This is a predicted structure of a 73-nucleotide RNA (transfer RNA) from an Alphaproteobacteria bacterium.
It matches the Rfam family "tRNA". Rfam classes the family as a transfer RNA.

RNA sequence: GGGGUCAUAGCUCAAUUGGUAGAGCGCUACAAUGGCAUUGUAGAGGUCAGGGGUUCGACUCCCCUUGACUCCA
Numbered sequence: 001g002g003g004g005u006c007a008u009a010g011c012u013c014a015a016u017u018g019g020u021a022g023a024g025c026g027c028u029a030c031a032a033u034g035g036c037a038u039u040g041u042a043g044a045g046g047u048c049a050g051g052g053g054u055u056c057g058a059c060u061c062c063c064c065u066u067g068a069c070u071c072c073a
Base pairs, nucleotide, nucleotide: 001072002071003070004069005068006067007066010025011024012023013022019056027043028042029041030040031039032038049065050064051063052062053061
């Protein structure tokens, strides 16, 4: 320098081929217990890596950039 894969909540990861973004763990509050642990209920937490384009509508399709891993030279 060229090719490929990946980037989604604090962490680990889903999202069936474009139509309101979710789970587990963690965090907060409440209840059960004399207390802790634990369990249950509720809640907070997301510019979907960044920018642009297509579309009535984009995490999803197209282009560029950044970062990680990997292959070739």
Notes
It was read from a public genome assembly.